[in-house]
Context: one part of a larger RNA
RNA sequence: GGCGUAUGGUGGAUGCCUUGGCACUGGAAGGCGAUGAAGGACGCGGCUACCUGCGAUAAGCUUCGGAAAGGCGGUAACAGCCUUAGACCCGAAGAUCUCCGAAUCGGAAAACCGAAAUGAGGUAAUGCUCAUUUAUGUAUUGCUGAAUAAAUAGGCAAUAACAGGCAAACGGAGGGAACUGAAACAUCUAAGUACCUCCAGGAAGAGAAAACAAAAGUGAUUUCCUGAGUAGCGGUGAGCGAAACGGAAACAGCCUAAACCUUGAAGUGUUUAUAAGGGUGCAACCGUUGCACUUCAGGUGUUGUGGGACCUUCAGGUUGAUUUGCACUAAACCGGAGAGUUACAAAUCUUGAGGCUAACUGAAUGGCUUGGAAAGGCCAACCAUAGAGGGUGAAAGUCCUGUAAGUGAAAGUUUCAAGACUCUUGAAGGUAUCCCGAGUACCGCGGAGCACGUGAGAUUCUGUGGGAAUCUGCCGGAACCAUCCGGUAAGGCUAAAUACUCUUCAGUGACCGAUAGUGAACAAGUACCGUGAGGGAAAGGUGAAAAGUACUCCUAACAGGAGGGUGAAAUAGUAUCUGAAACCAUAUGCCU
Numbered sequence: 001g002g003c004g005u006a007u008g009g010u011g012g013a014u015g016c017c018u019u020g021g022c023a024c025u026g027g028a029a030g031g032c033g034a035u036g037a038a039g040g041a042c043g044c045g046g047c048u049a050c051c052u053g054c055g056a057u058a059a060g061c062u063u064c065g066g067a068a069a070g071g072c073g074g075u076a077a078c079a080g081c082c083u084u085a086g087a088c089c090c091g092a093a094g095a096u097c098u099c100c101g102a103a104u105c106g107g108a109a110a111a112c113c114g115a116a117a118u119g120a121g122g123u124a125a126u127g128c129u130c131a132u133u134u135a136u137g138u139a140u141u142g143c144u145g146a147a148u149a150a151a152u153a154g155g156c157a158a159u160a161a162c163a164g165g166c167a168a169a170c171g172g173a174g175g176g177a178a179c180u181g182a183a184a185c186a187u188c189u190a191a192g193u194a195c196c197u198c199c200a201g202g203a204a205g206a207g208a209a210a211a212c213a214a215a216a217g218u219g220a221u222u223u224c225c226u227g228a229g230u231a232g233c234g235g236u237g238a239g240c241g242a243a244a245c246g247g248a249a250a251c252a253g254c255c256u257a258a259a260c261c262u263u264g265a266a267g268u269g270u271u272u273a274u275a276a277g278g279g280u281g282c283a284a285c286c287g288u289u290g291c292a293c294u295u296c297a298g299g300u301g302u303u304g305u306g307g308g309a310c311c312u313u314c315a316g317g318u319u320g321a322u323u324u325g326c327a328c329u330a331a332a333c334c335g336g337a338g339a340g341u342u343a344c345a346a347a348u349c350u351u352g353a354g355g356c357u358a359a360c361u362g363a364a365u366g367g368c369u370u371g372g373a374a375a376g377g378c379c380a381a382c383c384a385u386a387g388a389g390g391g392u393g394a395a396a397g398u399c400c401u402g403u404a405a406g407u408g409a410a411a412g413u414u415u416c417a418a419g420a421c422u423c424u425u426g427a428a429g430g431u432a433u434c435c436c437g438a439g440u441a442c443c444g445c446g447g448a449g450c451a452c453g454u455g456a457g458a459u460u461c462u463g464u465g466g467g468a469a470u471c472u473g474c475c476g477g478a479a480c481c482a483u484c485c486g487g488u489a490a491g492g493c494u495a496a497a498u499a500c501u502c503u504u505c506a507g508u509g510a511c512c513g514a515u516a517g518u519g520a521a522c523a524a525g526u527a528c529c530g531u532g533a534g535g536g537a538a539a540g541g542u543g544a545a546a547a548g549u550a551c552u553c554c555u556a557a558c559a560g561g562a563g564g565g566u567g568a569a570a571u572a573g574u575a576u577c578u579g580a581a582a583c584c585a586u587a588u589g590c591c592u
Stems, first nucleotide, its partner, number of pairs: 001591009015577001016541002020512002022509007029501002031166002039100003042055003046078001050074002061094006070082003105114003115134007136163002139159006170201001171199005181188001185235001211218002222249004232240002253493003256437001260299003264296007277286002279328006304471001306436004310430005316334004336425005348420010359407003365380005381398002383387001389401003442466007473488005528535002548576001551563004
């Protein structure tokens, strides 16, 4: 020196564990914000670095409810306190809530600086202190008010107070790539994806046929299955890729414009002398009130076997025109019928039932034995609408917490039902006249979007240029034409079935178990890096219980160790469970 063996050191693999994650299911919630949010800065503790909580009333204040003997957070100790006159804790409601931040009195290098008005405090006075108000836009109202007469622009003020900002995904809209694939690449693809912007809602969007279909029929929309990788599109390459029928989920239908009426409002025009008019008829009476048009408001009206206006006829009861009397009608009231707060009008209250936000009751076991410890073993019992789970010194139905089952709310909140309440009003016939959504439909050209790349290319949207008709009308049925069939555009609203999860409650897992699972089981978006946008870790485990080693000794002395003590164990000593390998020693056997 090598190889081996033994004993150690180093190291932190492995095993076991789990406070943390991941995925999903079913409920709830689906927003917060000028009554100042989200997010922060700075403070607040007897002593306080960090986290948590809170805000100069500062680990807290008040009320109500629950529960209970301990409590003053993580966090020990010291000091000092609170508490059966109910503390601490849990829930509901309130008060306070510095400064920054949309930040909004002005400014600014966020958490700072400087003001004004009004009202208080203080001073001899000024300085000073406190409270409230003072941003912008929009809407409405009021007061003012130019050039310029009326007016308008503009200015000022008020308004329980509309907006602004934040937020995970889902949604609608406006814009909109490239890598890539085509084995290159340009049409094409990726993809209307990523991304940007605007706007919402708890869902959004769509939606009550100018729809599908095909000689038979269906009857708004949405979503799923199927149809179907079919029909098709496609440098007919790569690729893209329907629809109807059928089966399910869920179901809900409505309002306007126009024609016509109006003694409702405003404006414009116009008539005439005892007229027009005052609902109509007769009679009286009144007398500048009228009439026509336009705009607004109210009524009516809403359909495709075309509908409506309009005209005619009929239809419960009572009262019955507003100058008066009589009659009629309109209208009102009563009754009947129907409907309703999510569309079709809209507001609130009461009662009842249920849910949520604290809680409560809740059965049943002992002995012996091993052991440090019994829940293990043995023997003998008991409960079970409870033998889910977790904990307790090893493995507990009967020890603790729970579980099954049942009970419960002063306050707040939510759902449903009923009532109050509110709203509406019929039928038949006629078809002469009127109405039935216009720079629209449609057409040419240029684009886009439809699975469809311009194609024979319909249907949809539109930039541009032309430009209809009103039911004997108009559109569609995949160029176009005819027959036939379906529908009724150019206004609007509409729940459910569907999508998602920042959040919350309950639960589940042939999900992970500390190089895994979130980046983060720990003072983690921390430390650290970067001017910045941004990037971004490592790091869990003594023991049942700190019982965390009194005391003595060695010593190069705040290190480390030897005794001794605790403990079941200290080779469990806070560098702490187990403690692999590499690597390093010591001792020894063999070889050299």